FMN riboswitch aptamer (RFN element) from an Anaerolineae bacterium, 140 nucleotides, folded computationally. Of the family's consensus pairs, 100% are formed in the model. NCBI's taxonomy places the organism under Bacteria, Bacillati, Chloroflexota, Anaerolineae. The coordinates come from a structure-prediction model, not an experiment, and the mean pLDDT is 80.
């Protein structure tokens, strides 16, 4: 220097409080009463992966999901590369050379399976990953 290869470590946060009562249990001949019952519903609260760029959940790009295929290995339910599908959401004003990124205000979004309808609970997941930091080696 960061061309090639490799190693190590790291690598996602979040319902306080209130209301309702599907449903369940108990009592009762019945009408009905009592108790429990949603972090999912309603009010409200609260959270924000990675790289880029004037500091970004909602600008650009990437990751996370599903299916197929399958180098490799003694074998495999392991699994590199690859292919296909899926992939949410912002405006206004101000400052400035520059900001959909800062400041002010108002708004919006959030995979799959489970369960009373879930960004926040439980689960796949002691998994995986964009990448970050450090190191070895290599080259000059």
């Nucleotide at each position: 220097a960061u061309u090639a290869a490799c190693c190590u470590u790291c690598g996602g946060g979040g319902c306080a409080g209130g209301g309702u009562g599907a449903c369940g249990c108990u009592c009762g001949c019945a009408a009905g009463a009592g108790c429990g019952a949603a972090u999912u519903c309603c009010c409200g609260a609260u959270c924000g992966g990675u790289g880029g760029u004037a500091c970004a959940g909602c600008c650009c790009a990437c990751g996370a999901g599903u299916g197929c295929u399958g180098a490799g290995u003694u074998u495999a339910u392991c699994g590199a590369a690859g292919c296909a599908c899926a992939u949410g959401a912002u405006u206004u004003g101000g400052u400035g050379a520059a900001a959909u990124u800062c400041c002010a205000a108002a708004g919006c979004c959030g995979a799959c399976g489970g369960u009373a309808u879930a960004g926040u609970c439980c689960g796949g997941a002691u998994a995986g990953u964009a990448g970050a930091a450090g190191g070895u080696c290599u080259c000059a």